[in-house]
RNA sequence: AGGGCUGGCCGGGCGACCGCGUUCGUCCUCUUCGGAGGGCGACCGAGGAAGGUCCGGGCUCCACAGGGCAGGGUGGUCGUUAACAGCGACCCGGGGUGACCCGCGGGACAGUGCCACAGAGAAGAGACCGCCUCCGGCUGCACUUCGGUGGGGCCGGGGGUAAGGGUGAAACGGUGGUGCAAGAGACCACCAGUACGCCGGGUGACCGGCGUAGCUAGGUAAACCCCACCCGGAGCAAGUUCAAACAGUGUGUGUGACCGGUCCGCCGGUCGGAAGGCUGCUCGCCGGAGCACACGGGUAGAGCGCUUGAGCCUGUCGGCAACGGCAGGCCUAGAUGGAUGGUCGCCAGCCGGUCGGUCGUGAGGCCGCCCGGGGAACAGAACCCGGCCUAUGAGCCAGCCCUUCCG
Repeated sequence: AGGGCUGGCCGGGCGACCGCGUUCGUCCUCUUCGGAGGGCGACCGAGGAAGGUCCGGGCUCCACAGGGCAGGGUGGUCGUUAACAGCGACCCGGGGUGACCCGCGGGACAGUGCCACAGAGAAGAGACCGCCUCCGGCUGCACUUCGGUGGGGCCGGGGGUAAGGGUGAAACGGUGGUGCAAGAGACCACCAGUACGCCGGGUGACCGGCGUAGCUAGGUAAACCCCACCCGGAGCAAGUUCAAACAGUGUGUGUGACCGGUCCGCCGGUCGGAAGGCUGCUCGCCGGAGCACACGGGUAGAGCGCUUGAGCCUGUCGGCAACGGCAGGCCUAGAUGGAUGGUCGCCAGCCGGUCGGUCGUGAGGCCGCCCGGGGAACAGAACCCGGCCUAUGAGCCAGCCCUUCCG
């Protein structure tokens, strides 16, 4: 210098104008006197993911003696935490030259099931080719004392074998030897693996060493299943407070009295009549059957829940770390058709170029002036918090690895 690995940071700044939300102050208007609306001013006003809603918890309501079954989840070990399918460190296995990365990482001698295609055979296996052997038939060859003897080939059938070939993702340890008709852990040596025992190290997963055994029985549990541990349900539209109208219940008060007619439904007349209206009060007039009060549950509506919290920042201590302890400081959106925005100007970071300075033996590095370019993506709270995952930009920083160049 180039290429890479890991971890972390930022998610723009200043000004002008216009605009929005909560709270507070002040002024004005309206008011059923509780408040409501408007003007002005001040403070504050999204995120690293506020997102997906995938896990876990707080909180709220409902359910709940205890034990078990069913169902669901988790799954190397040790830590960490309020908790977790999170995180940290380590172990084992795999990948990479390496920094590092990946693992849906309990159990396959508890049992059951499954293993496509190909292949003879897919799990206490198998006989297609091959190898060996026996029987039958046919047919050459050599020798011959002509009676036979020896050794072949082809076809058919029986048996043995698991070394070699072939199939497959996978074929029942590997290499060499002994052995055998041919072979085979059948036997032997070494190696690999498994199980068991002992010793040593580690909190542990596990690691190292020694010995013994049978030779060695594949894979799959995100197949059923077994083992260990964990798990009640619903969710802020949870839940709770106040409480119109209509309906209900209760109490009070009024809805009347008389006469005449009648087709027995009512009609006419006289006197009386609450609420309400004109009109704030009194009087007066109109009016003509309801009205007033209380109560319980509770709808509309309004309020609470609502943001001070497993909180954030700094320092320090313990710990490899995740994380925890202590001290000090800070208050940082709470909307409810849902505010947090828009326009313009200047600039930083960044990219390209000229020039200059400086460091270095050098490859090259660093700094500065000027000119030009460009100048922000994903997205957006809605009860809160811890994670995970996903989306994303002009960029920046640190450590480490590999290759190359220079000395």